[in-house]
c-di-GMP-I-GGC riboswitch aptamer from Sulfurovum sp., 80 nucleotides, folded computationally. NCBI's taxonomy places the organism under Bacteria, Campylobacterota, Epsilonproteobacteria, Campylobacterales, Sulfurovum. Model confidence (mean pLDDT): 77 of 100. The model forms 90% of the base pairs in the Rfam consensus.
RNA sequence: UGAGAAUUGCCAAACCUGUUGUGAAGCAGGGACGGAAAGCCACGGGUCUCAAAUCUAUUGAGAUAGCCGGGUUGCCUUUG
Numbered sequence: 001u002g003a004g005a006a007u008u009g010c011c012a013a014a015c016c017u018g019u020u021g022u023g024a025a026g027c028a029g030g031g032a033c034g035g036a037a038a039g040c041c042a043c044g045g046g047u048c049u050c051a052a053a054u055c056u057a058u059u060g061a062g063a064u065a066g067c068c069g070g071g072u073u074g075c076c077u078u079u080g
Base pairs, nucleotide, nucleotide: 004078010035011034015030016029017028018027019026020025033066039072040071041070043069044068045067046064047063048062049061050060051059052058
């Protein structure tokens, strides 16, 4: 540096409660479907929300990193 496997430890979907937001959703607690970057970054595509515009193509502001790609950093063990 590349590749593969596992989980002592790590993260935590749905759902429930509280809270913030017009909303998508965020945060905290409970809870585990899963995860080897399910760490971080909205750069490209996708999806979703709000507003403008007005008939179908757009524009603006957002959300999603657990949709995919990309960038960047990094833990344990085995093998080359």